């Protein structure tokens, strides 16, 4: 800063990345050089070699080397000689206590700071003062003997010393005693006299102002001691402590000191966290941070603390000692079994362990060290060097030109583009770092030795100066020069999602698989998320990803810098201890505070400037800084503290006053319930509707009388009291607190308050308690249900009451801790006292209780003088959900269980607050709709037509399935259709097109064979013509094929639906942090978001309407095939009339324009829209009707009308034929049709239509047939001709209520017609047959007027035709609507919400089923420390001391006491690991029961018991 909880918002809130850094591993790569770094595990075990020695100028000596010299010789030698140079082992002396390691231990004066030692040591070094005189006696080394396997010794003999003991001396020094001076910081110090006591020495050699020795002071170093401040987590560790704490006296040390002993007194530490636990070396730094901080302690420095574990002390100036010593234990080696050896956490190395960490290098050259006079001698400290990309920095792989935008590669809408690519190679021109190879060849080299001068001096020494020999591990190394040369010599890792992130909506390949993945999330058939890709980009670069650990972002522990109404968080309230803050004014200190100076804060590191390596990392010099800690000088406003005062805070007095305040005792009245008794009769009582209950043994109800218990109507309220819980009839007593008002009184006495006491509703416990009317857990019983251990009913025991003692929780809430101080109004109301007027339920001033708001706050909702506002003190408490307020501990409780209070694990990345939009609700309000209701006719029962399930089929193509499938695609299934089956066939294909090449034998006829398609043969010879050839077709061969084969959830087009519902939005403004609102709400009104009035909204759009069509009137224009009233003409007549011509535009009718209806007028009643009513009018209030469907929802329907992306198929899922099959049939549904009959049926007369069709047609007249029709044909391409008869309906006439003269199914027989064909499977017609059915359960549809019911005609499709559908036509022609309570559906406003896939939503809990960690658990095993007691090594201290020796004032085996390491033994307590069962928790696409919760979730939820 950025993803991540939502449908979006905002806030809280946690998870996750982006950055830096690691002593790093690990992958994949790796050219070079410089600086740095390299066992973080097993403080496991370690072969082998170094890692401490050196002094002959301290000694005695001389085993080996060398030199003389001397003897003897086979000339090769050998022997002798400390004489020389020098030396093994030996005495001695310094040094081995440094240097190097490593981080077990340790929570400690161990570290780090800063003081202090008047309580101390200090070898070598330096400076001063003094001395170094005289004696002794061993010893080893060597030699003799001799013991063991070794390691190692044991006897005797002789011997030195700067070894070891004696005497002297005492400048001093030390101990005692005594005095002086001085000095302060407390026991003290210092300097000084006296007097007594005791105390030193070492030589060497070149012979000196040489080097050593002894005594004292004092310098420096190092070391040792104490002291203040800092210095990790646990209180689920709360008390610990006997040498403990202090005194006295003694020991002991270098010193102080219970250090250690004896005796005395009993202190000593602790909540400012002792004790105990568990973890850790500290520190300078060192990573990360803006910083405070957090994390860390590897390298380098300092400082501790170890040395195989555990103990001990010697030696020494220093060790209780890493390469010493004794002794215990483990372990490893050697052995002759007798016994010995030994300690890499030194440098190198091996094993082991681990994810992991190097060479058994070379040199003292430098720089340090130790010894020595000195050469010198050691030195796995050091300087080097090797190993490793472990880290930092630096170089490179070339640069410039060069062409068709090469070739390949991969995409793509593909003869072609685009990309990689502003490329690469060849080639020309340049450069030459590096790397190669020659080549001379540096700095680190100062000092020392030994000459010589100078200077000091008497010489030597010591310093300068100069000359000389000689010394380089690293290395022939850096750096430099030279050569040839752009190939000879060098580019990889990781990522690429929409997103945090720079980089691909590339191509294949998988198909919720395989896998990805830091977080959110991809993957179920078009994957920019997995795989691949020589495809393409992006980073960084000798690296580069990956993963650890850590900081940081994370104001996510909040000092700097957060919070508690509701998101995690205010303790149930008060008193009140420590503590913590604390009014006014003087004055005094000066502890905090500020301000100066001084020390110190080591180096390195970090900063900043120079500087040195070509540059950088490195490095060096300097400045600064070390933010602290300490002395000392000063200021004196704050704080603090003294000491005088104040009065405004707080308290007390006096005097008023409200009140369900709090104990106790008394008392009242009304109801309930029992009893008595009377009156009275058959139910009563409950519920939604019953039932158990109660009553005929007399209830309910009514009356009267009595009894009990228990709560206290009215008054009564946004009242009132109280610290909270919490408190209500009256009345009495005792008693808290509170508020006014004046004035007096004291004189900061205040505020919080950890811990503590104490109060604390209900429930719940206890007393051999007391009381019990109602109500009422547990239980019964009756109902409710699928159950129904509920809800509802009828009982009804614990309890509810009272007394006393517990308990100690609550959604104890204002979910809001207690004080106090400011900082706008309005308005109610309780409770005071006063004062002013204007005399008012007026104003002003106090204490409560409330509403409402302003600034200001807040994530908003909302808080707002009763703060959640501004500020101040002090106290509670929070830090993701879940696990869990659980489980262990403790602690209180009679119990119940309260308090306190985790952790592992989690496939969890959210859990939440507040808000806004929906959607829902068995919430609310308003309105609407053939939505209910009123009515009218049906469905549902028959039979029969059709459709779909379903079931059979070879096959019963295929789709559409609640509403919004099911007379639906289909507006024609005998073949065709057709898409299914069976069976035969075809492979450029059954159509359509290009190419090319051949034939014109193309058309056409016949023939064989077949079921047909195919096959297989014959004859004959199209039209044009410019004679090339073209049209047109067949064949072959190519090229595009074809699929009703998926996918409608990859699409377009189309459509249905909600719904003809009134609704869906925009601009710019305004509110709102923000989703968003407003506008569109409201008040009225419409069919309408229609229109009107308000109104921070003003306008608009998209849809309502209107504009289109038809209809209803009327006018007007035209008049042929429509009409004919009037007039004439001609023909024919049954004289009624019909026909023709002519004629006419009146009528009708056809189509063309126009008018009409707009709440225009009248009246009511409103502000307006509008509403009611009335006139005129053909029509009256969108007139009827049609077309017309906002935004959008159902992933709705359709790939099978069509189009069309990808997938699949290519002698088949393509095409051709035959036959069959979609028409099956035991069923169930859905639309319909005809009916069950008299408002009928049948017969017979008779009347009045509109829309339409028609040439592969309509087909009239005539004829024949009972009939379907058949024969004939006029007439018509149609206001002409024809379908063509409308029908119900009106008249007559039967039937007479019945399975009928209803009903017509089924079935028989004979036709007709289409059509190649009516078997499977057509339609009619005629005769005959005559089935069910008497109006249809529960349920359910359609209709509000020219509707509904009924009758009939036409028309597409179509050869006919299953049509009883479909779509249109007109004829006849109702009944009702009180209303809006209730069902469905919708609109809009409003409330709730844990839904947003939006209630068909979400969700809990038990049980099954797997994994996981975990609690208990008879016990088992094991760690560490504590405690008693038994044994004790080595050593230490005391004692005793044979014994040795005369050198001495001694030594000292051995025995013995005490301590004391290590083992042993009980016995308890903690801690880990494990346990048969066990107990709850967490998680795992689709298990089971239920429906508890979210909406009035259908019993409102929730807390406590």
């Nucleotide at each position: 800063g950025a993803g991540u909880u939502u449908g979006a918002u905002c806030c809280u809130g946690g998870c996750u990345c982006a950055g830096g850094a690691u002593g790093a591993a690990c992958g994949c790569u790796a050219g070079c050089g410089g600086g740095a770094g390299g066992c973080u595990u097993a403080a496991u075990a370690c072969a082998u070699g170094c890692a401490a020695g050196u002094c002959g100028u301290a000694c005695g000596g001389c085993a080996g080397c060398a030199u003389g010299g001397g003897a003897c010789u086979u000339c090769g030698g050998u022997u002798c000689u400390g004489a020389u140079g020098g030396c093994g082992a030996g005495u001695g002396g310094c040094g081995g206590a440094c240097g190097g390691g490593u981080g077990a231990g340790u929570a400690a004066c161990g570290c780090g700071u800063a003081c202090a030692c008047g309580a101390u040591c200090u070898a070598c070094c330096c400076a001063u003062a003094a001395g170094u005189c005289u004696g002794g006696g061993a010893u080893a080394g060597u030699c003799a003997c001799u013991g063991g396997a070794a390691a190692c010794g044991g006897u005797g003999a002789a011997u030195a010393a700067u070894a070891c003991c004696g005497g002297a001396u005492g400048u001093g020094g030390a101990u005692a005693u005594g005095g002086a001076u001085u000095u302060a910081c407390a026991u003290g110090g210092a300097u000084u006299c006296a007097u007594a006591u005791u105390u030193a020495a070492a030589g060497g050699c070149u012979a000196g102002a040489c080097u050593g020795c002894u005594u004292a002071u004092g310098g420096a170093u190092g070391a040792g001691u104490g002291u203040g401040c800092g210095u990790c987590c646990u209180a689920u560790u709360a008390g610990u402590u006997a040498g403990u704490u202090g005194g006295u006296g003694a020991g002991g040390u270098a010193a102080c000191g219970g250090c250690u002993c004896a005796c005395c007194a009993a202190g000593a530490c602790g909540a400012u966290g002792a004790u105990a636990g568990g973890u850790a070396g500290g520190g300078g730094g060192c990573g990360u941070g803006a910083g405070a901080g957090c994390g860390u302690g590897g390298a380098c420095c300092c400082c501790c603390a170890c040395a195989c574990g555990g103990g001990u002390a010697c030696u020494g100036a220093g060790a209780c000692a890493c390469g010493g010593a004794c002794c215990c234990g483990a372990c490893u080696c050697c052995u002759a079994c007798g016994g010995g050896a030994g300690g890499c956490a030194g440098c190198a190395g091996u094993a082991a362990g681990g994810a992991a960490u190097a060479u058994u290098g070379g040199a003292c050259a430098a720089u340090g060290g130790g010894c020595g006079a000195g050469a010198g001698c050691c030195u796995g400290a050091u300087c080097c060097a090797g190993c490793c990309a472990u880290c930092c920095c630096g170089c490179g792989u070339g640069c410039a030109g060069g062409a068709a935008g090469a070739c390949g590669g991969c995409c793509c809408u593909a003869u072609g583009g685009g990309u990689u690519g502003u490329u690469a190679a060849a080639c020309u021109g340049c450069u030459u770092u590096u790397a190669u190879a020659a080549g001379g060849g540096a700095a680190g080299a100062a000092c020392g030795g030994c000459c010589c001068c100078g200077a000091u001096u008497g010489a030597a020494u010591u310093c300068g100066g100069g000359g000389u020999a000689u010394g380089g591990a690293c290395g022939g190394u850096u750096a430099c020069u030279u050569a040839g040369g752009a190939u000879u010599u060098a580019g990889g890792c990781a990522c690429c999602a929409c997103g945090c992130u720079a980089a691909c909506u590339u191509c294949c390949g998988u198909g919720c698989c395989a896998g990805c993945a830091g977080c959110c999330g991809c993957g179920g058939u078009a994957a920019u998320a997995c795989g691949g890709a020589g495809g393409g980009g992006u980073g960084c670069a000798a690296g580069c990803g990956u993963u650890u650990u850590c900081c940081g972002g994370a104001a996510u522990c909040a000092c700097u810098g957060g919070g508690u109404u509701u998101a995690a968080a205010g303790g149930g309230u008060g008193c009140g201890u420590a503590g913590g803050c604390g009014g006014u004014u003087a004055u005094g200190u000066a502890a905090g505070u500020c301000a100066g100076a001084g020390g110190u804060g080591a180096a390195a590191g970090g900063u900043c400037a120079c500087a040195g390596c070509u540059u950088a990392a490195c490095u060096g010099u300097g400045a600064g800084a070390u933010u602290g800690c300490c002395u000392u000088u000063g200021a004196a406003a704050c704080u603090g503290u003294g000491u005088a005062a104040c009065u405004u805070g707080a308290a007390u007095c006096a005097g008023a006053u409200a009140g369900a305040g709090g104990u106790u005792a008394g008392u009242g009245g009304a109801a309930u319930g029992c009893g008595a008794c009377a009156u009275g009769u058959a139910g009563c009582g409950g519920u939604g509707a019953a039932a158990u209950g109660c009553a005929u043994a007399g209830a309910u109800a009514u009356g009267u009388c009595g009894u009990g218990g228990a709560a206290u109507a009215c008054c009564g309220a946004u009242u009132g009291c109280g610290a909270a819980g919490g408190c209500a009839g009256c009345u009495a007593a005792c008693u808290g607190g509170g508020u006014c008002u004046u004035g007096a009184u004291u004189g900061a006495c205040g505020c919080u308050g950890a811990g503590g006491c104490a109060c604390g509703a209900a429930a719940g416990c206890g007393u051999g308690g007391g009381g019990g009317a109602g109500c009422g857990a547990a239980c019964a019983g009756g109902a409710u249900u699928a159950g129904a251990u509920a809800c509802c009913c009828u009982g009804g025991u614990a309890g509810u009451c009272c007394a006393c003692g517990c308990c100690c929780u609550a959604a104890a809430c204002g979910a809001u801790g207690u004080u106090a101080a400011c900082u706008c109004g309005a308005u109610g109301u309780u409770u005071u006292g006063a004062u002013c007027u204007g005399u008012a339920g007026g104003a002003u001033u106090g204490a409560g209780c409330g509403u409402u708001u302003u600034a200001g706050g807040g994530a908003a909702a909302c808080c707002g003088a009763u703060u959640a506002g501004u500020u101040a003190c002090c106290c509670a408490c929070c830090u993701g959900g879940g696990g869990a307020g659980u489980a262990c501990g403790u602690u209180c409780g009679c119990a119940a269980g309260a308090a306190u209070g985790a952790a592992a694990c989690u496939u969890c990345a959210a859990a939440g607050g507040a808000a806004u939009u929906g959607a829902c609700g068995g919430g609310g309000g308003u309105c609407c709709g053939c939505a209910c209701a009123a009515g009218c006719g049906g469905u549902g029962g028959a039979g029969c037509a059709u459709g779909u399930g379903g079931u059979u089929u070879a096959a019963u193509u295929c789709g559409a399935u609640g509403a919004u499938a099911c007379g639906c695609g289909a507006g024609g299934a005998a073949c065709c259709u057709u898409a299914c089956c069976u069976g035969g066939g075809c492979u450029c294909g059954a159509a359509c097109g290009c190419u090319a090449c051949c034939g014109g034998c193309u058309u056409g006829u016949c023939c064989c064979u077949g079921a047909a398609a195919g096959g297989g043969g014959a004859c004959u010879u199209u039209c044009c013509u410019u004679c090339g050839g073209g049209a047109c077709u067949g064949g072959u061969a190519g090229u595009g094929a074809g699929g009703u084969g998926c996918u409608g959830c990859a699409u377009g087009g189309c459509u249905g639906u909600c719904g003809u519902c009134a609704g869906c939005u925009c601009g710019u403004g305004c509110c709102g942090u923000g989703a968003g609102g407003u506008g569109u709400u409201g008040g009225g009104u419409u069919a309408a978001g229609u229109c009107c009035c308000g109104c921070a909204a003003c306008g608009a759009g998209c849809g309502c309407a209107a504009c289109c069509c038809c209809u209803a009137u009327u006018c007007u224009u035209a008049g042929u095939u429509g009409c004919c009233a009037u007039c004439g003409u001609c023909a024919u007549u049954u004289c009624g009339g019909u026909g023709a011509c002519a004629g006419g535009g009146a009528c009708u009718c056809u189509a063309g324009g126009a008018a009409g209806a707009c709440u225009g007028c009248u009246u009511c009643g409103g502000u307006a829209a509008c509403g009611g009513a009335g006139a005129g009018g053909a029509a009256g209030g969108u007139g009827g009707g049609g077309a017309c469907g906002a935004c959008g929802u159902c992933a709705a329907g359709u790939c099978a009308u069509c189009a069309u992306g990808g997938c699949c198929u290519u002698u088949a899922u393509g095409c051709c034929c035959a036959g069959g099959g979609c028409u099956a049939c035991a069923c169930a549904c859905g639309u319909g049709c005809u009916a069950c009959a008299a408002u009928g049926g049948c017969a017979g007369g008779u009347a009045c239509a509109a829309c339409g069709g028609g040439c592969a047609g309509c087909g009239a007249u005539c004829a024949c047939g009972c009939g379907a029709g058949u024969g004939u044909u006029a007439g018509c391409u149609a206001a002409u001709c024809u379908c063509g008869a409308a029908a119900a309906g009106c008249c007559u006439g039967u039937c007479u209520c019945a399975g009928u003269u209803c009903g017509g199914a089924u079935u028989g027989a004979a036709g007709u017609c289409u059509g190649c064909a009516a078997c499977c499977c057509g339609a009619c017609u005629u005769c005959a047959u005559g089935a069910a059915g008497u109006u249809g359960g529960a349920a359910u549809c359609g209709c509000u007027a020219g509707u509904a019911a009924u009758c009939g005609c036409g028309c597409a499709u179509c050869a006919g035709c299953c049509a009883u559908g479909g779509c249109g036509c007109g004829g006849u022609g109702a009944a009702u609507a009180c209303g809006u309570u209730c069902c469905c559906g919708g609109a809009c406003c409003u409330c709730g919400u844990a839904c947003a896939c939006a209630c068909c939503g979400c969700c809990c809990g038990u049980c099954a089923a797997g994994c996981c960690a975990u609690g208990g658990a008879a016990g088992c095993u094991g760690g560490g420390g504590g405690u008693a007691c038994c044994u004790g090594a080595a050593g230490a201290u005391g004692g005793u001391g044979a014994c040795u020796u005369u050198a001495u004032g001694g030594g000292g085996a051995g025995c013995u006491a005490u301590c004391u390491a290590a083992g042993g033994u009980a016995a308890a307590a903690c801690c880990a690991g494990u346990g048969a069962c066990u107990g709850g928790g967490g998680c795992u696409a689709a298990g089971u029961c239920g429906u508890a919760a979210c909406a009035a979730g259908g019993u409102a939820g929730c807390c406590g018991u």